A computed fold for a 109-nucleotide RNA, annotated as SAM riboswitch aptamer (S box leader). The coordinates come from a structure-prediction model, not an experiment, and the mean pLDDT is 86.

RNA sequence: ACCUUAUCCAGAGUGGCCGAGAGAACAGGCUCUACGACGCCCAGCAACCUGCAUCCCAUUCGAUGCGUGGUGCCAAUUCCUGCAUUUCUAGCGAAAUGAGAGAUGAGAG
Numbered sequence: 001a002c003c004u005u006a007u008c009c010a011g012a013g014u015g016g017c018c019g020a021g022a023g024a025a026c027a028g029g030c031u032c033u034a035c036g037a038c039g040c041c042c043a044g045c046a047a048c049c050u051g052c053a054u055c056c057c058a059u060u061c062g063a064u065g066c067g068u069g070g071u072g073c074c075a076a077u078u079c080c081u082g083c084a085u086u087u088c089u090a091g092c093g094a095a096a097u098g099a100g101a102g103a104u105g106a107g108a109g
Base pairs, nucleotide, nucleotide: 003107004106005105006104007103008102013042015041016040017039021032022031023030026082027081028080029079044073045072048070049069051066052065053064054063055062078101083098084097085096086095087094088093
């Protein structure tokens, strides 16, 4: 790499550095950006794993809290659409649900 599984409408700076594109890939939209985006550092957010505390329990499992450690995240729902089904519509098209793709954690190999 591939596979399994959970989550993806909440949250997160008026800081420092850098200097031109950025929003995963393709297509179509729509945005962010020299009033400095993207990226890096720090701060922060969160609670997936871990650790600790309390409760339950024979034990396991489980619940709640904290935020020690490991990740992660920090514009817009994963920014929106693309495929299928259903409903509505004269039609264009719209909505809902699901799939696919992707991201992150944990696990397996």